[in-house]
Context: one part of a larger RNA
RNA sequence: GGAUGAACGCUGGCGGCGUGGAUAAGGCAUGCAAGUCGAGCGACGUGACUUCGGUCACGGAGCGGCAGACGAGGUAGUAACACGUAGGAACGUGCCUCUAAGACGGGUAUAACUAGCUGAAAGGUUAGCUAAUUCCCGAUAGUCCCUUCGGGGUAAAGGAGCAAUCCGCUUAGAGAUCGGCCUGCGAGCUAUCAGCUUGUUGGUAAGGUAAUGGCUUACCAAGGCGAUGACGGCUAGGGGAGGUGAGAGCCUGACCCCCACCGAUGGCACUGAGACACGGGCCAUACACCUACGGGUGGCCGCAGUCGAGAAUAUUCCACAAUGGGCGAAAGCCUGAUGGAGCGACGCCGCGUGCAGGAUGAAGUCUUUCGGGAUGUAAACUGCUUUUAUGAGGGAGAAAUUACGAUGAUGUUACCUCACGAAUAAGGGGCUGCUAAACUCGUGCCAGCAGCAGCGGUAAUACGAGUGCCCCGAGCGUUAUCC
Numbered sequence: 001g002g003a004u005g006a007a008c009g010c011u012g013g014c015g016g017c018g019u020g021g022a023u024a025a026g027g028c029a030u031g032c033a034a035g036u037c038g039a040g041c042g043a044c045g046u047g048a049c050u051u052c053g054g055u056c057a058c059g060g061a062g063c064g065g066c067a068g069a070c071g072a073g074g075u076a077g078u079a080a081c082a083c084g085u086a087g088g089a090a091c092g093u094g095c096c097u098c099u100a101a102g103a104c105g106g107g108u109a110u111a112a113c114u115a116g117c118u119g120a121a122a123g124g125u126u127a128g129c130u131a132a133u134u135c136c137c138g139a140u141a142g143u144c145c146c147u148u149c150g151g152g153g154u155a156a157a158g159g160a161g162c163a164a165u166c167c168g169c170u171u172a173g174a175g176a177u178c179g180g181c182c183u184g185c186g187a188g189c190u191a192u193c194a195g196c197u198u199g200u201u202g203g204u205a206a207g208g209u210a211a212u213g214g215c216u217u218a219c220c221a222a223g224g225c226g227a228u229g230a231c232g233g234c235u236a237g238g239g240g241a242g243g244u245g246a247g248a249g250c251c252u253g254a255c256c257c258c259c260a261c262c263g264a265u266g267g268c269a270c271u272g273a274g275a276c277a278c279g280g281g282c283c284a285u286a287c288a289c290c291u292a293c294g295g296g297u298g299g300c301c302g303c304a305g306u307c308g309a310g311a312a313u314a315u316u317c318c319a320c321a322a323u324g325g326g327c328g329a330a331a332g333c334c335u336g337a338u339g340g341a342g343c344g345a346c347g348c349c350g351c352g353u354g355c356a357g358g359a360u361g362a363a364g365u366c367u368u369u370c371g372g373g374a375u376g377u378a379a380a381c382u383g384c385u386u387u388u389a390u391g392a393g394g395g396a397g398a399a400a401u402u403a404c405g406a407u408g409a410u411g412u413u414a415c416c417u418c419a420c421g422a423a424u425a426a427g428g429g430g431c432u433g434c435u436a437a438a439c440u441c442g443u444g445c446c447a448g449c450a451g452c453a454g455c456g457g458u459a460a461u462a463c464g465a466g467u468g469c470c471c472c473g474a475g476c477g478u479u480a481u482c483c
Base pairs, nucleotide, nucleotide: 001483002482003481004480006479007478008477009476010475013351014350015349016348017347018346019344020343026307027306028305030304031303032302035066036065037064040063041062044059045058046057047056048055049054073262074261075260083186084185085184086183087182088181091179092178096175097174098173099172100171101170102169104138105137106136107135113128114127115126116125117124118123144153145152146151158167159166160165188234189233190232195225196224197223200222201221202220203219204218205217206216207215237259238258239257240256241252242251243250244249264285265284266283267282268281287298288297289296290295315341317340318339319338323337324335325334326333327332354384355383356382357381364375365374366373367372390419391418392417393416394415398410400407401406427472428471429470430469431468432453433452434451438467439466440465441464442463448455449454
C1' cells in the first nucleotide's frame, strides 16, 4: 500500500447493486415452510332443481395413487476413495422418449360408516356392513426367468367422453438421465507417536447384495502394513474459486456454483424406483411441556421471531404477477423455493451540500517587532441555476395465459412535465522525525502523549486549549487478521 461476512469511536444528505449470526451443531413461545387428485373408490353433510325416479354444485373426513429421497438449512463429524482429476467393470434406474406384444375369467377382504365397551387425554378394542386403478386365485406366455435342454415358472385396471379418441395398466427390449461400486495420482501439522494388525492378509466353499469384494460365516494357509513415516495424537468439510504479489509463491474457503456429510444425542429397520428418511416410524438417553398420577406429547442446523452467550450480524413484512417445483386431463390448489419490499454507511459505485461577480481587504477572532500580518472573495451584498429534497399532474416495460370474462406482489415504483426556493444536506483524523501541514497561551517528569525513536523537571512546533494549516471526505480514524 492492498484486502475483510468485520467490530469500536466521532460524524452522517440521497440513489443503485451487493451483502448481513463468523460466538452456543446452546434452549425455543407463536405463525407459516408439502401437498395434490372426485376424470381411481364407497359413504356422509349442505344448497339448488325435480317428472319424486333422481340430477347438479360445493365441503370435510376415509380407502387408493403420485409426491413427500426434490427444493430449503447447517458444517457437527470426517485426514477418508470424503473431495479433485483420469480411468475401470460386476450393477440399478419411478417419471421421460422409442419399439413390440398384451389387457381374458373369477373371488373375499378392509377403512370409512353403524352399534357396544373403555380412557382425563392421546387414543384403544369388539361385533356388523361396503367400494375401488386395494388385495388374491385361475387362464394365456414371447424377444422374460430357471433348467438335468425333456421341461418348469411368472402379468395386467380401469377411468373420462354420445363418439372419435385421450389418459392410464402389464410384459420385454433399447435410449436418456441420475445413482451405487473399484482403482492410479493429487492434497494439513506432529517422531517429545516406531512399531501396527487376528476378519487381520490371501485361498476354497457358502450366504448376502441391484452388483464386485472378508461384506458375513465355516475351513485352510501365515500372511499384510511401516522412516518414501505405518499406527497414534492434534487440527480441518473438499473443490471451482477469493485476497495479495511483477511473478514464483504465501494466506483463505463468507456470499454464488459442484460434491460430501448432518438433522436434540446414540442405534435400528419398514415402505419405496430411490431413504436407513430435517418438518415418516420404533427403541434408548438427556431436556422441556400436559396430566384426573394411570399415562401421554415434542424436536427452528426451514422463513420470520425470542432468550442466552458475545465486540458483533436484520422484518414474527407482501405475493404466487414472473421463473421453477409437486399433484391434476384441465381449470386449479400448494410452494417462507423464488420474485419483491423493510432494517444496517457493512462494502463497492454514482450524485449532491450551489454557481458567477464582489475590497474600503467590513466586523469578530488569532497574532504582532504595535507599523502591521492572517482568517479572506471568505462573508455581507448583487445576479443566476434547481441536480437533489418537497408538493402536484402524467405514467411504463416487466405478460404471458385464457373460450369469454379477467388478471402485476413490487407500485402513490422507475421515468416524464410543472411549481417552489439557496432553499433540505460536512465531518473525521493529523501538524517533532519517519510524514503532507505551526504559531500563541496554559501546565511544569504533574496532568498527560506514544506505531517506533521518544516528548513533559518554567519560554514544550510532541501534553491541554485557541487560531491557522495539511490529508481524506459521507465518511474519517482505531483495533484485529492476511499478503

Small-subunit ribosomal RNA, 5' domain from Parcubacteria group bacterium CG10_big_fil_rev_8_21_14_0_10_38_31, 483 nucleotides, folded computationally. The sequence was found in a public genome assembly.